[in-house]
Molecule: c-di-AMP riboswitch aptamer (ydaO/yuaA leader)
RNA sequence: AAAAAACGAAAGCCGAAGCUCAUAGAUGAGCACGGGGGAUCCAACAUUGGGGUGAAAUCGCACAUGCGAUAGGGGAAUCUCUUAACCCGAACCCGUCAGCUAACCUCGCAGGCUACAAAGGGAGAUGAC
Numbered sequence: 001a002a003a004a005a006a007c008g009a010a011a012g013c014c015g016a017a018g019c020u021c022a023u024a025g026a027u028g029a030g031c032a033c034g035g036g037g038g039a040u041c042c043a044a045c046a047u048u049g050g051g052g053u054g055a056a057a058u059c060g061c062a063c064a065u066g067c068g069a070u071a072g073g074g075g076a077a078u079c080u081c082u083u084a085a086c087c088c089g090a091a092c093c094c095g096u097c098a099g100c101u102a103a104c105c106u107c108g109c110a111g112g113c114u115a116c117a118a119a120g121g122g123a124g125a126u127g128a129c
Base pairs, nucleotide, nucleotide: 011114012113013112014111018031019030020029021028022027033108034107035106036105037104042099049097050094051093052092053091057070058069059068060067061066072088073087074086078123079122080121081120082119083118
């Protein structure tokens, strides 16, 4: 000097997980957003259990529990088309029980992160002047 790593800030991202009020604080309440249960009608028939949140399901190889591929998902305003790349493709819960479902009942409102998305075309908005 370069590279790498750590910490912090800014700007942001995944996700429903943001905002307001009260409180010395812990915490509580409300709104927004998201999930589950739950009639008639309709649908479906069961056994080997079944089901839920989520993009995260399937196939093949292996049998050290892993690997490969793909469905699917994500990325700097939003939607869409084209191009060729990058990242993810988990985990947990209910407990023999749940199709849809008006009224109604009920729950969550965390956690994690920097793969930094780039170019061109079209469209609809928002803000400022």